[in-house]
Context: one part of a larger RNA
Order: sequence, then structure tokens, then C1' cells
RNA sequence: UGGUGGCCGCCUGAGGGGAAAGCGUCCCCAGUACGAGAGGAACGGGACGCUGUGGCCUCUAGUUUACCGGUUGUCCGACAGGGCACUGCCGGGCAGCCACGCCGCCGCGGAUAAGAGCUGAAAGCAUCUAAGCUCGAAGCCGCUCCCGAAACGAGGCGGCCAUUCCACGGCAGGAGACCUGGCAACAGGCCUCAGCCGUGGACGAGGGCUCCCGUAGAAGACGGGGUUGAUGGAACCGGGGUGUACGCCGGAAGGCUUCGGCCGACCGGCUCAGCCCGCGGUUCCCAAU
Repeated sequence: UGGUGGCCGCCUGAGGGGAAAGCGUCCCCAGUACGAGAGGAACGGGACGCUGUGGCCUCUAGUUUACCGGUUGUCCGACAGGGCACUGCCGGGCAGCCACGCCGCCGCGGAUAAGAGCUGAAAGCAUCUAAGCUCGAAGCCGCUCCCGAAACGAGGCGGCCAUUCCACGGCAGGAGACCUGGCAACAGGCCUCAGCCGUGGACGAGGGCUCCCGUAGAAGACGGGGUUGAUGGAACCGGGGUGUACGCCGGAAGGCUUCGGCCGACCGGCUCAGCCCGCGGUUCCCAAU
């Protein structure tokens, strides 16, 4: 821009795309058919596996410079707690990401090709074909997954808002009441209402901006939330990682001693501790004003 008002949500599915995959071993069929014997199938059914491929993280494994612990050297005087040394080195490790892990890639139906046939004339026969009919492939179409109304035949359903009002200008000149003149047709005047177009404004669904975010993410985009709130942080509870903190108490090989005692690696108790968490929940304390 189009789809003939604007917009939101949910669909249909023309059409397009996809590895919709390939292969092997074993068992039953069956020591059967076949074959003198030796030997030795197939159709069909089942189990398992390999390669490739798409997805996922429950398990297993890897990583995990978030985290916890041990330990060496040195520095902060010592303790405690730390800095630096490739994360100093080492032992573990949730989430996340991943493969070596898990799941799927199955089977069926329809129409056919070559081909195999049935019935059957032209042509008293024959003939799968001329009319008609039955089968028949890893191929085609569908069931399965993804995109998809820009599918110009531009779709459907539901809902919301609008299709209204005001001002000014232009065009066209319509209808009615009243006044004046006229016997009347009618003429003139004045007022009101109405039509079309343009410009500006009001109302307005919805969307965007903005703020707090993540399952999303290079930027956009996408998704969630914004006090009528659990969206993020913090706190608490749960779950999880590490592995029992500091301090104090008790013990302790041994060492020293002025014989009074002192020091003491390490062990045990308080302690399934302490520390920590990218997870779940609760709570408006903080930030979405």
C1' cells in the first nucleotide's frame, strides 16, 4: 500500500516446508517346502542393535572462574577473617548448558507405474482393452510435525469502539411558519429546519511510549506484571550444595618446669552444625509512583 470503517481474540487451511530415514543380527515359520543326499529357503510375525536425524535434561556422565570444604607459600603483628600466587593447588557440587544419557523417527489406508489378471467384442475362434472390473512399488496422496488469509476468490466466528457532535468556509438552492402588498394566482422581506463537499476540533475501541521483569533475547522483536499487584528484590519456610563453623567445655601422645604448674598436634561435645543457592512456595517490607 492492498483487502472498502478501526481494532482485539479465536479459528479454517488453499499452498508451502520437514531425514516422512537407511541397514543389520537373532528367534518362530522350519530342519518345513525343495533335494538321492549333502544341504537348505520364502511369505508372515517377534525381539534386539547400528548409522543418521529432531527434541529434551527424569536418570547416568561432563562442565559448573555461582557455592562449600581441605591445604601450601607469603602479607595484613598473633587469633579470627581475608588478599595474592593459572580459580594457587586439591576434594565435592545444585541450577543452566550439554552427550557418553533419555524420547521420537511407527504403522496403516487411498489412487497408480512397469507388470499380473477377470470378463469381453470388433474378428461366431482367440485376445488383460476397445466398454467394464480386480491387483500391483523404497515412488505419489493422506493420517503425524511446522509455517500459513498478501489464498487479488485477499476467508470464517465472537466481541469492543466508531459510523456522532461542534465551529468555519464553499456549492446547491429545497421545505415550513410569520409580516407587507394584492379579491386571488403571486411577489417581496424575515426567521427556522434540512442536503453535499472541505478544513479544524471534541468523543473514542485499541495500540504504542513509560516503569518492574524473564520462560524470551545481538538490537528490534516475543512473553509476564504494574497497588483491583506476588512481576523483580528482600525476609521467612521448604528443597538443595558442602560437610560439622567461630567460641567455649572435656580429653590428649608428648615437651618444658622453680614440681605449684604451663604448652600442646589431635579427638569428642554444644553441632545433620556453620556458610551458601540462578529452585518452589508464603508475605505488600522495597521497587513497578
This is a predicted structure of a 289-nucleotide part of an RNA (large-subunit ribosomal RNA, domain VI) from a Candidatus Bathyarchaeota archaeon. Its mean pLDDT, the model's own confidence on a scale to 100, is 83. It was read from a public genome assembly. The source organism's lineage runs through Archaea, Thermoproteati and Candidatus Bathyarchaeota. It matches the Rfam family "Archaeal large subunit ribosomal RNA".